[in-house]
RNA sequence: UCCAGAGUUUGAUUCUGGCUCAGGAUGAACGCUAGCGACAGGCUUAACACAUGCAAGUCGAGGGGCAUCGGGGUUGUAGCUUGCUAUAACUGCCGGCGACCGGCGCACGGGUGAGUAACACGUAUGCAACCUGCCCAUUGCAGGGGGAUAAGCGGAAGAAAUUCCGUCUAAUACCGCGUAAUAUGAGAUUGAGGCAUCUUAAUUUCAUUAAAGAUUUAUCGGCAAUGGAUGGGCAUGCGGUGCAUUAGCUAGUUGGCGGGGUAACGGCCCAUCAAGGCGACGAUGCAUAGGGGUUCUGAGAGGAAGGUCCCCCACACUGGUACUGAGACACGGACCAGACUCCUACGGGAGGCAGCAGUGAGGAAUAUUGGUCAAUGGGCGAGAGCCUGAACCAGCCAAGUCGCGUGAGGGAUGACGGUCCUAUGGAUUGUAAACCUCUUUUGUCGGGGAGCAAGAUCUCUACGUGUAGAGAAGUGAGAGUACCCGAAGAAAAAGCAUCGGCUAACUCCGUGCCAGCAGCCGCGGUAAUACGGAGGAUGCGAGCGUUAUCCGGAUUUAUUGGGUUUAAAGGGUGCGUAGGCGGAAAGUUAAGUCAGUGGUCAAAUCGUGAGGCUCAACCUCAUCCAGCCAUUGAAACUGGUUUUCUUGAGUGGAAUGGACGUAUGCGGAAUGCGUGGUGUAGCGGUGAAAUGCAUAGAUAUCACGCAGAACUCCGAUUGCGAAGGCAGCAUACGAUUUUCCAACUGACGCUGAAGCACGAAAGCGUGGGUAUCGAACAGGAUUAGAUACCCUGGUAGUCCACGCAGUAAACGAUGAAUACUAAUUGUUCGGCUCGAUUGAGAGUUGAGUGAUACAGCGAAAGCGUUAAGUAUUCCACCUGGGGAGUACGCCGGCAACGGUGAAACUCAAAGGAAUUGACGGGGGCCCGCACAAGCGGAGGAACAUGUGGUUUAAUUCGAUGAUACGCGAGGAACCUUACCCGGGCUCAAACGACAGGGGAAUUAAGUGGAAACAUUUAAGCUAGCAAUAGUCGCUGUCGAGGUGCUGCAUGGUUGUCGUCAGCUCGUGCCGUGAGGUGUCGGCUUAAGUGCCAUAACGAGCGCAACCCCUAUUGAUAGUUGCCAUCAAGUAAAGUUGGGGACUCUAUCGAGACUGCCAGCGCAAGCUGAGAGGAAGGCGGGGAUGACGUCAAAUCAGCACGGCCCUUACGUCCGGGGCGACACACGUGUUACAAUGGUAGGUACAGCGGGAAGCCAUAUGGCGACAUAGAGCAGAACCCGAAAACCUAUCUCAGUUCGGAUUGGAGUCUGCAACUCGACUCCAUGAAGCUGGAUUCGCUAGUAAUCGCGCAUCAGCCACGGCGCGGUGAAUACGUUCCCGGGCCUUGUACACACCGCCCGUCAAGCCAUGGAAGCCGGGGGUGCCUGAAGUACGUGACCGCAAGGAGCGUCCUAGGGUAAAACUGGUGACUGGGGCUAAGUCGUAA
Repeated sequence: UCCAGAGUUUGAUUCUGGCUCAGGAUGAACGCUAGCGACAGGCUUAACACAUGCAAGUCGAGGGGCAUCGGGGUUGUAGCUUGCUAUAACUGCCGGCGACCGGCGCACGGGUGAGUAACACGUAUGCAACCUGCCCAUUGCAGGGGGAUAAGCGGAAGAAAUUCCGUCUAAUACCGCGUAAUAUGAGAUUGAGGCAUCUUAAUUUCAUUAAAGAUUUAUCGGCAAUGGAUGGGCAUGCGGUGCAUUAGCUAGUUGGCGGGGUAACGGCCCAUCAAGGCGACGAUGCAUAGGGGUUCUGAGAGGAAGGUCCCCCACACUGGUACUGAGACACGGACCAGACUCCUACGGGAGGCAGCAGUGAGGAAUAUUGGUCAAUGGGCGAGAGCCUGAACCAGCCAAGUCGCGUGAGGGAUGACGGUCCUAUGGAUUGUAAACCUCUUUUGUCGGGGAGCAAGAUCUCUACGUGUAGAGAAGUGAGAGUACCCGAAGAAAAAGCAUCGGCUAACUCCGUGCCAGCAGCCGCGGUAAUACGGAGGAUGCGAGCGUUAUCCGGAUUUAUUGGGUUUAAAGGGUGCGUAGGCGGAAAGUUAAGUCAGUGGUCAAAUCGUGAGGCUCAACCUCAUCCAGCCAUUGAAACUGGUUUUCUUGAGUGGAAUGGACGUAUGCGGAAUGCGUGGUGUAGCGGUGAAAUGCAUAGAUAUCACGCAGAACUCCGAUUGCGAAGGCAGCAUACGAUUUUCCAACUGACGCUGAAGCACGAAAGCGUGGGUAUCGAACAGGAUUAGAUACCCUGGUAGUCCACGCAGUAAACGAUGAAUACUAAUUGUUCGGCUCGAUUGAGAGUUGAGUGAUACAGCGAAAGCGUUAAGUAUUCCACCUGGGGAGUACGCCGGCAACGGUGAAACUCAAAGGAAUUGACGGGGGCCCGCACAAGCGGAGGAACAUGUGGUUUAAUUCGAUGAUACGCGAGGAACCUUACCCGGGCUCAAACGACAGGGGAAUUAAGUGGAAACAUUUAAGCUAGCAAUAGUCGCUGUCGAGGUGCUGCAUGGUUGUCGUCAGCUCGUGCCGUGAGGUGUCGGCUUAAGUGCCAUAACGAGCGCAACCCCUAUUGAUAGUUGCCAUCAAGUAAAGUUGGGGACUCUAUCGAGACUGCCAGCGCAAGCUGAGAGGAAGGCGGGGAUGACGUCAAAUCAGCACGGCCCUUACGUCCGGGGCGACACACGUGUUACAAUGGUAGGUACAGCGGGAAGCCAUAUGGCGACAUAGAGCAGAACCCGAAAACCUAUCUCAGUUCGGAUUGGAGUCUGCAACUCGACUCCAUGAAGCUGGAUUCGCUAGUAAUCGCGCAUCAGCCACGGCGCGGUGAAUACGUUCCCGGGCCUUGUACACACCGCCCGUCAAGCCAUGGAAGCCGGGGGUGCCUGAAGUACGUGACCGCAAGGAGCGUCCUAGGGUAAAACUGGUGACUGGGGCUAAGUCGUAA
């Protein structure tokens, strides 16, 4: 002395990385609002144009003068009071003074920032290369002359501005002469100094050059010279900017000599000679810009800015030029050119606010045509004084900073009102208000009232004549302001923004992806804390928000203080120049470094300490720093230099390794081709084929020959090389690694921008070669298509030589070098030691190449002596994604193309690693009627039923892949019913409460009507002593009612994954974390079932078990069941007495547990036609459904939030509809027949049901059924089992199969069978002869088949659903495949999770941009022509006595014209790609 973070990528995590926010600031602007004061500020834009006024004058003590004013004098006139007034003329006599001559000033002060990238600025030096008016000090001097000229007067031209001619005159105006040196120039002698030319001191000689007076007599002024001060000029070091897609620039250019010029140096200019000068440490060019003190921000380092104030610079309408002057190339001077404006008599003239005010314009935007010289300062003057838009004041503006106020205390019934809620009430606004007491800043009124004022002037005094003191008169714009006193009175004074998170602050209503909000993320699609309003709250407060800009946060350009394996980022590799860095020892030096001292660093500002305005802001005083320069010292380190060393590096000697390179030669196998032989019908190719080849003889096989290319095995985390890369064998040449020795050199080293070289494959050029393979191409397939994948061919190419090209996932995605830092274990090549079987092996030491791993590092994955560890040096590269490695420009290339390499625009992300899931036409293990093996069906027919569609007044609604569709509905003729048509009601169809009034309730009979309903008549009071109570209509009030909407606001319930084996927790451990472990692994199981192992140990919900039925049995009990024994009895019959044995009924038990045996196994467990047992390995069946998924289904079963309807979307009634019918689908029934149909005969169940019921039996009817009628509220009565079996017949046909449809006649239920019931009888007798693709169920008492019962129900559209029993199979080798599931593992760009994500063309709209025939500009340069003013030079016949001047000419130049190029913008038909958009099209690349 001091540093804060947050939001946003993901399902979640971590990292990288961008975007955004919170802070401060401003010459600001805009919106809403506004009481006061102090201090500071106020055209950032058009250096755009300016009306009007003012901003620089002064001196009469320089001069001539006298236009104007005043005074005096003289003369006249008038009035007249005889000395006054008025008036006229004259008079510069006086005060003064316009214009003029002259002096000084006008070069200061004030404004602006266009230009300028420069010695312009800052800082530090130098001038031996310079100037300086006024001022100060010192020395000296001022003699004597001359000629003009302005004003004035007269005249002329002109519209004017102005000019010209004649004439008179003055000066401190001008010019000679004289005098003069410490001046200037030249020369000589002697000395000193420095920085090269040189400078300087002394002495001396020669030459040249001055002056002005005024006056009030105090003084002021003049000339020469020296010195000082002040102000300037010039030169130099260092410092501060962007682009290299600006790399070369330069002809007075660089230097010399000699001149000219300047105050002065200098190519500043000129002649001449030489060929230099600048530049990668960034020249030149382009763009931008006044610089600094300082200001803002920041912890700092930095970054940004340069308004106000101060210093410097530049400019003054644009450009050029000089004059005057001490000083200018001059803001309010001159000349010329140009543009513009104004006047004009058209001939010609005038002007320059970037001074102060002010106007117009531009703009989001910036003030008064104010007062005063009182103070400070400036100019002139002797002074008084004059001038001063400098300055001081005032005015306007919340435009900033600071300060003050809008009241303070008390006051609860927590008032009224508002808002909200869980609403008889509460919460909040809120001590807030009312009310009581108090105070009076500011404001208002009245009174008083500053400081800023002291000088100058005059007078006097003192002395040292310019100082001090005293006195006198007078001096204030601001301003009657600041300030002080008094009075009344809470009186006159609060808003703005926000309230989803970041970010302090929450509710209601409205709206309904609309309107809108938004800084980022994002809100809004009917319950919005995010839009709009309200109430409340929060923040700040005379302000508050928004916008713009800068810094911060951002360590997000990283010096402090970052990175580069995978996030952006290591150059493809080597050699090497400059540069950077560099081993050991000693000496020396002092450039870097460190320390002391001196100078400078203007003031203001900042910091610190004091003081003054009532405080503060503000002001004043004191004090402090980095930097630069100089000087003195130190000597460790770095550098320089000298000497030395050997360990880095290299040389030498001895060994040694290798697919190292180049060239040449050789070899065998294979392939293809050629010839010949053998041989015959195919070969070849594929998932399957075809194209192709083949009877003109292929393929196959044998022999011989030819050609080109590549080198099998060995062969390997092997070896070599800088990388690319290198593989048969041999030879030659070349290069190279490593080891050992320690002879030699003695730091010779490392890195390396430019540069040079090498550099796979493909490609290009020329010439060869061409066996194989093989882009393009052709054909055949595949496919929806197939310009592909597959097949048959096949050109370039592949090969060689010589060139070019110069890129790759050129990768270890890891630059090179050096040093250090635990271990273990392979392998290649050396050295040494020991040592078998003379070299197996062991040890050790080097160089490579692999694996594991400690520490450490890392976001993690991972790296780990071959580092991604710890350090040093050098190079290269990165800074969000896309646009884009694109465009333009340049360089290279024959081309292809390569190198370098942006911007506009757009998004809030893009990305790395790891985690959990999900997914995969990934892998492993396992299961399931999942497949397979079987049996029977569906899909074809008719009918039944449900759905879609269509139709309709309505065909009510819901359910829609699996998980809707004989589903809600377990039963629509009315009712149901929710739908349609029509007719009614509105306290209502039902219910409750209260009040009023009336009547008991109720019954019966009418009328209208389709009914509901309306209406009429008659009869009719219960209990209690009474009050009254009960009950029913009516009227009113309060609650109603809704199958209306939202299942995406919900509860409850349900389906499905799935009866699948999973889903989790506590503690511990691992990981930065998400998370993991446990739950993984091996074995096993139906099972996360168990055992073993184990950083896990335990536990929970699931599994299993407990529950029910069933299979065996015991005990108990014995009626309505049973009947063995005994008895009775019948035609027969448990019929009867009796019995409990049996069956059975229904309660409690037993039993099964891998318990026993054998084998296997560690165990768990498995296997066994094992034993025993009724049952054997879960005995069979049921109930039971974990965490969760599908916004799954249901608001119409019920409940419920919100919304909606209220003479209707409520409710009652009649009728209709839900039953429609070209069609499509699902689920079923019956069949197609002989394993059958028909007829007859004859057996055997179980679950259940029954009173408005089941109905025996009898009678009638062909029958449905009817009539009569017993029993039974049930182990007692009733509800007929069928298939089966026996007999007969039918004989393969649309039939004696099949029964639809239709006609007729009936029965039953019911108020009622028309729409629209079931059943019966007679008649009719349709389709259909076993069903395409495809598909469903089932593993044993199962499938198949046969009937029976029940619920609902008056009846029934039931062939449906739920149960029951009878008869009763076949098959399973097995897990390759289909479907679904479980566990482990793997990949992922998916997480709405593969029904995912996502790419490109095309089509449409919008946006920015590249190219483009051209067109239009801009700034700069070059050549040529012309050339004003002006300096200089030359000339000068004209003027002048002369000096000199006019004139003319030359050089240079602003400007103008013209020409050809370069650079840079705008625009442009058309065109190229890019980005963003809604649900478009085609495919499906990742």
The RNA shown here (small-subunit ribosomal RNA) has 1486 nucleotides and comes from an uncultured Porphyromonadaceae bacterium. The coordinates come from a structure-prediction model, not an experiment, and the mean pLDDT is 84. Its Rfam family is "Bacterial small subunit ribosomal RNA". Gene Ontology terms of the family: structural constituent of ribosome and ribosome.